[in-house]
């Protein structure tokens, strides 16, 4: 010096005026002081906290699924271990069980699983054709030839997968048929908590191909709704209940009067007025941010991640506050060069925590590989 891995961290800074929203304060007009994120975002997970439900247990569903840690808890995190890529640094994996059962495999292939047999190989063993011997004959033996029956799985060739691989013997060709090495399996032995790993002069010819992000079996967990949870106050109106008020009595018959009668004085129907009570409704408080919290430091741990001490921080709107203008600076772009442009990644709280994923101009750090060159 190229090229590449892993991993933190920042992501506009500093001034002024002039507003927003919260909290104090006081002389009531101002003073002070605090105001977005690394992911506030998606709302996947998993918890707090709240109401409902709920005795147990099973069915069914849904979700996890290599070991061992770590947490309040997780599908999350560290370390491990085993497959897979990668020359490496590293990166990636739904990674129980396919000798429980059922089921699937396009296309091409003969054949997609209780193997088959296109093409090829073979002619040992039956059977057939010649030719030559033998023999009295029935037939008997040699050799040669097609390849009927057969035998065979080494080779071709299909596919993502074809029922261990090389060799060497062996055989009519063959073929774990036999052997030796490799794998693999089972045991044994060390080794580790464990997933597993090493090693064996042992035993097994290989023994049940692949898929469970097919059905399914093991094994583990899992009740619902969500701060619009949920408490609290608590208006007008309209209805709901009680209760008082009315005496110069009301009601019925009746056009009216009178009279009859029925209710009544412990005070009534009906209607009206007042008062009270109670439920909801706008509204208001409250849940509301100080909590399994965040950084620094020490210690312990390979780590995540514990556990002490002190110091520093940490918005709480509710139609929703965190903005806007100037200005120096940086950083992009354009230009020789003055300068001139650009609100400049990604995006913005909403009960609060752990995570996990997504998005993201640009700029620093650290640490590591590989390869060239140079000393």
């Nucleotide at each position: 010096g190229a090229a590449g891995c892993a991993g933190a961290u920042c992501g506009g800074a500093g001034g002024a005026u002039c507003g927003c929203c919260g909290u104090c304060c006081c002389u009531c007009g101002g003073g002070a002081u605090g105001g977005a994120g690394g992911a506030a975002a998606g709302u996947c997970c998993g918890a707090a906290c709240u109401c409902c439900c709920a005795c147990g247990g099973g069915c069914a569903g849904c979700a996890g699924g290599c070991u061992g840690g770590c947490u309040a808890a997780c599908g999350g995190c560290c370390a491990g271990g085993c497959g897979c890529g990668g020359c490496g640094a590293c990166g990636c994996g739904a990674c129980g069980g396919a000798a429980a059962g059922u089921g699937c495999a396009a296309c091409a292939g003969a054949a997609a699983a209780c193997a088959a047999a296109c093409c090829g190989c073979c002619g040992a063993u039956c059977g057939c054709g010649g030719c030559g011997g033998g023999g009295a004959a029935a037939c008997c033996c040699g050799c040669c030839g097609a390849g009927g029956a057969g035998g065979u799985a080494a080779g071709g060739g299909u596919g993502a997968a074809a029922c261990g691989g090389u060799g060497c013997g062996g055989u009519a060709a063959g073929a774990g048929c036999g052997c030796a090495c490799c794998g693999c399996g089972u045991c044994c032995u060390g080794c580790g908590c464990g997933a597993g790993c090493a090693g064996g002069u042992a035993c097994g010819g290989c023994a049940u191909g692949g898929c469970a992000a097919a059905c399914c079996c093991c094994c583990u967990g899992c009740g619902g709704a969500g701060c619009a949870a949920g408490a609290c106050c608590a208006a007008a109106u309209a209805g709901g209940g009680a209760g008082a008020c009315g005496a110069u009595g009301g009601g019925a018959c009746c056009g009216c009067c009178c009279g009859u009668u029925c209710c009544c004085g412990c005070a009534a129907c009906c209607a009206g007025u007042c008062u009270c009570c109670g439920g909801g409704u706008a509204g208001g408080u409250u849940g509301c941010u100080c909590g399994a919290c965040c950084a620094c430091c020490g210690c312990g741990g390979u780590a995540a991640c514990g556990c002490g001490a002190g110091u520093g921080g940490c918005a709480g709107a509710u139609g929703a506050a965190u903005g806007a203008u100037c200005u120096u600076c940086g950083c992009c772009g354009c230009g020789c060069a003055a300068g001139c442009g650009g609100a400049c990644a990604c995006a913005a709280a909403a009960u609060u925590c752990g995570g996990c994923u997504u998005a993201c101009a640009g700029a620093u750090c650290c640490g590591c590989u590989u390869c060239a060159c140079a000393c």

RNAcentral holds the sequence, with entries from ENA. A computed fold for a 375-nucleotide RNA from a Thermoanaerobaculia bacterium, annotated as Bacterial RNase P class A. The model forms 91% of the base pairs in the Rfam consensus. The coordinates come from a structure-prediction model, not an experiment, and the mean pLDDT is 76. It is recorded under the gene name rnpB. Lineage of the source: Bacteria > Pseudomonadati > Acidobacteriota > Thermoanaerobaculia. Its Rfam family is "Bacterial RNase P class A". Rfam links the family to the GO terms dimeric ribonuclease P complex, tRNA processing and ribonuclease P activity.